[in-house]
Context: one part of a larger RNA
RNA sequence: GAUUGAACGCUGGCGGCAUGCCUUACACAUGCAAGUCGAACGGUAACGCGGGGAAACCUGGCGACGAGUGGCGAACGGGUGAGUAAUACAUCGGAACAUACCUCGAAGUGGGGGAUAGCCCGGCGAAAGCCGGAUUAAUACCGCAUAAUCCCAAAGGUAAAAGCGGGGGACUCGAAAGAGCCUCGUGCUACGAGAGUGGCUGAUGUCAGAUUAGCUUGUUGGUGGGGUAAAAGCCUACCAAGGCAACGAUCUGUAACUGGUCUGAGAGGACGACCAGUCACACUGGGACUGAGACACGGCCCAGACUCCUACGGGAGGCAGCAGUGGGGAAUUUUGGACAAUGGGCGAAAGCCUGAUCCAGCAAUGCCGCGUGCGGGAAGAAGGCCUUCGGGUUGUAAACCGCUUUUGUUAGAGAUGAAAAUCAGGUCUAUAACACAGAUCUGCCAUGACAGUAUCUAAAGAAUAAGCACCGGCUAACUACGUGCCAGCAGCCGCGGUAAUACGUAGGGUGCGAGCGUUAAUC
Numbered sequence: 001g002a003u004u005g006a007a008c009g010c011u012g013g014c015g016g017c018a019u020g021c022c023u024u025a026c027a028c029a030u031g032c033a034a035g036u037c038g039a040a041c042g043g044u045a046a047c048g049c050g051g052g053g054a055a056a057c058c059u060g061g062c063g064a065c066g067a068g069u070g071g072c073g074a075a076c077g078g079g080u081g082a083g084u085a086a087u088a089c090a091u092c093g094g095a096a097c098a099u100a101c102c103u104c105g106a107a108g109u110g111g112g113g114g115a116u117a118g119c120c121c122g123g124c125g126a127a128a129g130c131c132g133g134a135u136u137a138a139u140a141c142c143g144c145a146u147a148a149u150c151c152c153a154a155a156g157g158u159a160a161a162a163g164c165g166g167g168g169g170a171c172u173c174g175a176a177a178g179a180g181c182c183u184c185g186u187g188c189u190a191c192g193a194g195a196g197u198g199g200c201u202g203a204u205g206u207c208a209g210a211u212u213a214g215c216u217u218g219u220u221g222g223u224g225g226g227g228u229a230a231a232a233g234c235c236u237a238c239c240a241a242g243g244c245a246a247c248g249a250u251c252u253g254u255a256a257c258u259g260g261u262c263u264g265a266g267a268g269g270a271c272g273a274c275c276a277g278u279c280a281c282a283c284u285g286g287g288a289c290u291g292a293g294a295c296a297c298g299g300c301c302c303a304g305a306c307u308c309c310u311a312c313g314g315g316a317g318g319c320a321g322c323a324g325u326g327g328g329g330a331a332u333u334u335u336g337g338a339c340a341a342u343g344g345g346c347g348a349a350a351g352c353c354u355g356a357u358c359c360a361g362c363a364a365u366g367c368c369g370c371g372u373g374c375g376g377g378a379a380g381a382a383g384g385c386c387u388u389c390g391g392g393u394u395g396u397a398a399a400c401c402g403c404u405u406u407u408g409u410u411a412g413a414g415a416u417g418a419a420a421a422u423c424a425g426g427u428c429u430a431u432a433a434c435a436c437a438g439a440u441c442u443g444c445c446a447u448g449a450c451a452g453u454a455u456c457u458a459a460a461g462a463a464u465a466a467g468c469a470c471c472g473g474c475u476a477a478c479u480a481c482g483u484g485c486c487a488g489c490a491g492c493c494g495c496g497g498u499a500a501u502a503c504g505u506a507g508g509g510u511g512c513g514a515g516c517g518u519u520a521a522u523c
Base pairs, nucleotide, nucleotide: 001523002522003521004520006519007518008517009516010515013370014369015368016367017366018365019363020362021328026326027325028324030323031322032321035072036071037070040069041068043065044064047063048062049060050059051058052057079281080280081279088206089205090204091203092202093201094200097198098197099196102194103193104192105191107189108188109187110144112142113141120133121132122131123130124129151156163186164185165184166183167182168181171180172179173178207253208252209251214244215243216242219241220240221239222238223237224236225235226234256278257277258276259275260271261270262269263268283304284303285302286301287300306317307316308315309314334360336359337358338357342356343354344353345352346351373403374402375401376400383394384393385392386391409459410458411457412456413455417450423443424442425441426440427439428438429437467512468511469510470509471508472493473492474491478507479506480505481504482503488495489494
C1' cells in the first nucleotide's frame, strides 16, 4: 500500500447492489418448513346445493371431501462442516452392473379367486394407543392362461398385466338405467434402445512431524463355496507365505476438497465466507426395513445421555430447515409478506402444497453513486487567537444581494416484471358417420406479494443534512497557555526534571470525508 463475513471508539443525510453466529456439531419454548390425487376404491365426518316437510327433522353422493385403503412424491429442494490425509476431492481413464419418472420402437392387456382397512358392535387404558367380532371395495393382494426380442451353450425351463375417463350412428341384450360394440385419451405388463443418474474400479496430484522406522495375519495371493444389481478377502473353508516401507510405510497432529478469493510485476505466499460442483453428517452409537433410488435431517427398531407428560402402570421428543429463545462470545438480523414470477411434488386439468424461491424489515458490514448549495460580496465588521501593540490571522469566511431546488416535505399521475394455462373458434390427425381428445393457428377474459413501489410532474423554501484522525522525524501540517521526569504520550526513534511545535487545552493548519481512526488478520 492492498485486502476482510470483521470488531471497538467518535460521528452519521439519501439511494442502488451485495453481505450478515467465523465462537458451543451447545441446549431449545412456540409457529411454520411435504404433500397431492375422488379421472384408482369403498364411502359421507364437515360445508354448500337439491328433494320432502308447517316445523323438528328426514333424505339424495349432486358440488365437494374429514378419516381410511391404494398410487406417486417424501432419497429432491434446504442446513451444517463434526468426522475424513484418502472409502474424499481434482484431472485423465477402464469394464463386470442397476436405473422410477421422461423420449423412441415393437408386442400384449384373456379368464378367475380369497381377503382386509374404513364403517358398525364389544372390551382394555389417565393418555399414547391396543385387542376381539361381524361386514365390504379397488389401479391393493393371489392363482390360472398366454408370451419372444426375457433366462439358458444346448436340450429345456421360468416369469406378466388393471383398469379409469370422454364421446357415439347403426346393430344386439335389457322393463329401464345401462351394457356389449365402435372410437379417442390416459393407464397397466414384459422386452429393446436413448437420455440422464447412480454403483464399482485404475493412474497421477492434494498440509506438517523421523524428538514416529519398521508395519500387516483376512494380512498378500490361489482354489472351492457363499454373497451382491455387479468386480473384489466382500465373507467363509483349505492351501501357499506373502504384501507395504527411507521415492517415508506405520504412527501422531491438523484439515472437508475444488472452481476460485486476497495479495504480488511475476514466480510465489495466504485463504476456501457469499456463489457453483463434489463429499460427509443429521442428539450420541449401532442396525436393518420399504423402495428405481436410503441404510433415510422433519421414517422405523435397539442402546445411551438429556428434556417433558403421567392416574406411577406407562408414554412423548430431537431447529447443523425458516424465524425466534437461552448460553458462549469482541461479534452477526424479523417469531414479516406472497406463491405474482422462476423452479419442484402431486394431479387429465382446474388447482393444492412449497420458510425452495421472490420480496419486504433490521445493520454505514462492504462496494458504487448523490447531496449537505451556487454566483456576487472588504467597513477586510464583530468575536476568537497571536502580537514586536504597528498589526497579523480566522477570512469572501460571515452578514448582505441575487440564483437554483438534487435530496428531504407536501400534492397529483403512475409502470416493466404477465403470458402462458383456462375458455371460444378454425385446420389437421380422420375415416361409413358423430363427437371427444391431441397438435397447431387465431381470438377473448382474468391473474402482482413487492406496491401506489420505481419513475414522472408540480409547489414552497437555502430551506432538512459534517465529521473524524493527525500536525517532533519517518509523514502533509505551528503557535500560545497550562503542567514541570508529575500528569501523561508512544508504531519505531523517543518526548516530559519551568519558556515542551512530542503531555493537556485553545487558535490555526494538514489529510480523508458519511465516514474517520484503532485493534485483529493475510500478502
RNAcentral holds the full RNA, with entries from SILVA. Small-subunit ribosomal RNA, 5' domain from a lake water metagenome, 523 nucleotides, folded computationally.